[in-house]
Molecule: c-di-GMP-I riboswitch aptamer
Organism: Candidatus Brocadia sp.
RNA sequence: UCGUGACAAAGGCAAACUCUGAGCGAUCAGGGGACGCAAAGUAAAAGGGUCAUUGUAAUAUAUAGGAAAGCAACACAAAUGACAGCCUUACUGCCGAA
Numbered sequence: 001u002c003g004u005g006a007c008a009a010a011g012g013c014a015a016a017c018u019c020u021g022a023g024c025g026a027u028c029a030g031g032g033g034a035c036g037c038a039a040a041g042u043a044a045a046a047g048g049g050u051c052a053u054u055g056u057a058a059u060a061u062a063u064a065g066g067a068a069a070g071c072a073a074c075a076c077a078a079a080u081g082a083c084a085g086c087c088u089u090a091c092u093g094c095c096g097a098a
Base pairs, nucleotide, nucleotide: 005095012037013036017032018031019030020029021028022027035085041091042090043089046088047087048086049083050082051081052080053079054078055076056075065071
C1' cells in the first nucleotide's frame, strides 16, 4: 500500500417508541431512548428503488390498476419533493490482531 474485520481496545453513530418544534404530506430538527451499525460519515443534480403531494381526475365506474369488490389511487415514458438506517456508485475517514 492492497485485501480483510478479531467475542481486541479507544472513541463514534442511534431504529422503534416518546416529548417539543417545522411541514398539506413523505419526512426533518432538538431532548429522552437503544434495535442495530465498521462507514448507520458525506453526496438525492450518479443510477435504480420506495414513499409523499400535485396532475391525468370526476359529477364518474369508461380506460388503466386489481383475482375480485368501486376497491378511488393501486395506474403513469408526468411535475415537485422526501429517504444515504433499501441497493449499487463516488468521495472521505478511526482502530488495529491473524